Source information: Predicted 3D model of a 357-nucleotide RNA (Bacterial RNase P class A) from an Anaerolineales bacterium. Model confidence (mean pLDDT): 76 of 100. The sequence was found by an Rfam model in a public genome assembly. Taxonomically the source falls in Anaerolineales (Bacteria, Bacillati, Chloroflexota, Anaerolineae).
[in-house]
RNA sequence: CAAGUCAACCGGGGGAUCGCAGUGUUUGCGUUUACGUGAGCAUUGAGGAAAGUCCGUGCUUCACAGGGUAGCGUGCCGGAUAACGUCCGGGCGGAGUGAUCCGCCGGUAAAGGGCCACAGAGAAGUGAAUUGCUUUUUCUUCGGGAAAAGCGAGGGUGAAACGGUGUGGUAAGAGCACACCAGCGUUGUUGGUAACAGCAGCGGCUAGGUAACCCCCACGCGAAGCAAGGUCAAGCAGCGGUGAGCGGCGACCCGUCGCAUUGAACCGCGGGUAGACUGCACGAGGCGUCUGGCAACAGGCGUCCCAGAUAGAUGAUCCUACAAAGACAGAACACGGCUUAUAGGUUGACUUGGGAA
Numbered sequence: 001c002a003a004g005u006c007a008a009c010c011g012g013g014g015g016a017u018c019g020c021a022g023u024g025u026u027u028g029c030g031u032u033u034a035c036g037u038g039a040g041c042a043u044u045g046a047g048g049a050a051a052g053u054c055c056g057u058g059c060u061u062c063a064c065a066g067g068g069u070a071g072c073g074u075g076c077c078g079g080a081u082a083a084c085g086u087c088c089g090g091g092c093g094g095a096g097u098g099a100u101c102c103g104c105c106g107g108u109a110a111a112g113g114g115c116c117a118c119a120g121a122g123a124a125g126u127g128a129a130u131u132g133c134u135u136u137u138u139c140u141u142c143g144g145g146a147a148a149a150g151c152g153a154g155g156g157u158g159a160a161a162c163g164g165u166g167u168g169g170u171a172a173g174a175g176c177a178c179a180c181c182a183g184c185g186u187u188g189u190u191g192g193u194a195a196c197a198g199c200a201g202c203g204g205c206u207a208g209g210u211a212a213c214c215c216c217c218a219c220g221c222g223a224a225g226c227a228a229g230g231u232c233a234a235g236c237a238g239c240g241g242u243g244a245g246c247g248g249c250g251a252c253c254c255g256u257c258g259c260a261u262u263g264a265a266c267c268g269c270g271g272g273u274a275g276a277c278u279g280c281a282c283g284a285g286g287c288g289u290c291u292g293g294c295a296a297c298a299g300g301c302g303u304c305c306c307a308g309a310u311a312g313a314u315g316a317u318c319c320u321a322c323a324a325a326g327a328c329a330g331a332a333c334a335c336g337g338c339u340u341a342u343a344g345g346u347u348g349a350c351u352u353g354g355g356a357a
Base pairs, nucleotide, nucleotide: 001353002352003351004350005349006348007347008346009345010344013320014319015318016317017316018315020045021044022043023042024041025040026039027038028037029036030035047328051339052338054337055336056335057334058333059225060224061223062222066254067253068252069251071221072220073219074218075217076090077089078088079087080086091105092103093102094101095100106216107215112214113213114210115209116208132151133150134149135148136147137146138145139144163181164180165179166178167177168176182206184203185202186201187200188199189198190197191196229278230277231276232275238269239268240267241266242265245259246258247257248256285304286303287302288301289300290299291298292297
């Protein structure tokens, strides 16, 4: 200097004028209170993803509260967390020269089932009329041909063909036997909290892959949702049908609770209301610092209040410095994550290549 990997930040600042909404305060009006509304002053006012609605919870109601079946989710070890399918660290496997990144991570797939296109003889006990090897019989133009038996090592197809190399053995072959190696299972030992790894043996000779297909195993799982719920004001009108058991609890069963023949529950027709307030922002909160920890994070101390609309506020113009303000894009109960989109700019650490000292 170039290329890359990981992490963090900005994505607007200052001033003026006008405008909008919340909160506090002063004051006026509405008969008063609650509350509403006008004006003045002070102060605050969209995101790193506010998006997706994929997970987890807080909160609210069902509800006094269970068991089982089915169903769903997760799936290496140790931690963090309110919790999670998230995050941190590690192991194993894979990609990359590397910094790093990814994960479909329980299971002799040998409990059983399903699938593996095309090609190929054959895709899990598959194996061959024809190509290949050997033997026997027979024919012969002496090159070979035919039939039968044995074989699966050579060649070929394929992503994958029933371990690899060598030696022996055989008519020819084959773990048929042996040596070494790989894989699988297992014993002991060393290190590690563990997942696992190293070392030294033993065994059978090795029946593929796929469980992000069904399945088996372990652990876990109520439902609905702020249009949840609560308070106040106002207003109305009931009628008919079925009817003995019905309703609540995600489906079903058991159980349980409540209501019910003075009619529960369900269905149909018809009527009234749609107003005001609350939930609604002080939070598993932000920032700084110290201690502990590899880290995620936890604790201590200090400091700050930083949007709460309800047909839905958070804006417009000008000047100025910077140069970059142009991308993706707008809060509606809240928070912790994940995923997706993103013009441009800045910083740090690390890796590789080239060059110089």
Its Rfam family is "Bacterial RNase P class A". It is annotated as a ribozyme.